[in-house]
Predicted 3D model of a 394-nucleotide part of an RNA (large-subunit ribosomal RNA, domain III) from a Dethiobacteria bacterium. Its mean pLDDT, the model's own confidence on a scale to 100, is 81.
Context: one part of a larger RNA
RNA sequence: GAGUAACGAUAAGGCAAGUGAGAAUCUUGCCCGCCGAAAGCCUAAGGUUUCCUGAGCAAGGUUCGUCCUCUCAGGGUAAGUCGGGACCUAAGCUGAGGCCUAAAGGCGUAGGCGAUGGACAACUGGUGGAAAUUCCAGUACCACCUUCAGCCGUUAUGAGCGAUGGGGUGACGCAGAAGGGUAAGCGCAGCGCACCGUUGGUUGUGUGCGUCUAAGCGUGUAGGGAGUGGAGAUAGGCAAAUCCGUCUCCACUUAAUCCCGAGGCGCGAUGGGGAGCGAAAUUUAAGUAGCGAACUGGCUGAUCCCAUGCUGCCAAGAAAAACCUCUAGCCAGGCUGCGGGUGCCCGUACCGCAAACCGACACAGGUAGGCGAGGAGAGAAUCCUAAGGCGAGC
Numbered sequence: 001g002a003g004u005a006a007c008g009a010u011a012a013g014g015c016a017a018g019u020g021a022g023a024a025u026c027u028u029g030c031c032c033g034c035c036g037a038a039a040g041c042c043u044a045a046g047g048u049u050u051c052c053u054g055a056g057c058a059a060g061g062u063u064c065g066u067c068c069u070c071u072c073a074g075g076g077u078a079a080g081u082c083g084g085g086a087c088c089u090a091a092g093c094u095g096a097g098g099c100c101u102a103a104a105g106g107c108g109u110a111g112g113c114g115a116u117g118g119a120c121a122a123c124u125g126g127u128g129g130a131a132a133u134u135c136c137a138g139u140a141c142c143a144c145c146u147u148c149a150g151c152c153g154u155u156a157u158g159a160g161c162g163a164u165g166g167g168g169u170g171a172c173g174c175a176g177a178a179g180g181g182u183a184a185g186c187g188c189a190g191c192g193c194a195c196c197g198u199u200g201g202u203u204g205u206g207u208g209c210g211u212c213u214a215a216g217c218g219u220g221u222a223g224g225g226a227g228u229g230g231a232g233a234u235a236g237g238c239a240a241a242u243c244c245g246u247c248u249c250c251a252c253u254u255a256a257u258c259c260c261g262a263g264g265c266g267c268g269a270u271g272g273g274g275a276g277c278g279a280a281a282u283u284u285a286a287g288u289a290g291c292g293a294a295c296u297g298g299c300u301g302a303u304c305c306c307a308u309g310c311u312g313c314c315a316a317g318a319a320a321a322a323c324c325u326c327u328a329g330c331c332a333g334g335c336u337g338c339g340g341g342u343g344c345c346c347g348u349a350c351c352g353c354a355a356a357c358c359g360a361c362a363c364a365g366g367u368a369g370g371c372g373a374g375g376a377g378a379g380a381a382u383c384c385u386a387a388g389g390c391g392a393g394c
Stems, first nucleotide, its partner, number of pairs: 013031006032391004040371003046351002050349001051075006060068002080141002082347004087118002092113003098107003122139005142343005148337005160330002165326004173313004179306003184300003188297002190211006196204001212272002216267004223260004227252008236244002273295001276291002314317001357366002373385004
């Protein structure tokens, strides 16, 4: 220079009350404003206690501060079913033997590890200062063990189990169209509850709010797909096979049968939720405890489900396990049903388009996935709003 520029999006604050030594900045209330395919909600990565409660204000906070994501203390994350492991494999990594190589080491078979994929059993409600598909209530499901009952088998006419083996399945591209549903919504009707304005006007064709319910079990629909069943033979499937494949014959025939399959309906539910009504008590804990109505239809209608479906196309679109079946083999107990019991390890708080992650900062930048309402509209555009969240720390 200079007590000058600046104090980080032009979404915006105002008033009152409270607390306090001290208040533009903290708390509460009433208004006002902003977002609303987001500036709301869930969640992955990452962070790692930042979460909640009490106390505090030296520093951090671009001002202030009684406040804080700051300081101090105490507390908080509960699972057979959610995610991962005790299952499987992909790229990739590793790699017994093996090959190569001055040394270090490189490559690589079998094998192993390895999710971003496959397989696999729980839903609704309630509760809290901080956890919930984890706690609690109700109702389920899976695996294993087991009482009892019924049935089958017990030395070969063997019930049942069953491969580290064979076969099937799992099993997959892209684009497009139509259909059936559901979620969701409605300024529609019905039903239920509450309300009745002091105004120009309100008992009316009034206003406001609500009208909801899961998994599971049973039923097997809209729709989609496949010829099906039996007998015989068999040099293939590295042994075997009744399985698969191949061949022959017969029956049924083009609709029967079988497979897949949302949704609906019934039970679940004499339950839960529910607008609203609403205490007592205070030293502390109120819209709390408690009570609790209606709970139907119509219309619109998904990017979600049927659907790994159907149709078309060429660039021809993972693997393995689970699962089914076949034997090899094992074996004297086993199967079914009503009950009873058992169920390991890790994660679970909180932020998560952000003041908590990556950017030296409480930084106008960046950050995968899901949900994403109403009016107008083709629309997730745009404008205004709901739920919810904010007014960006002079």
The RNAcentral record of the full RNA draws on ENA.
Taxonomically the source falls in Dethiobacteria (Bacteria, Bacillati, Bacillota).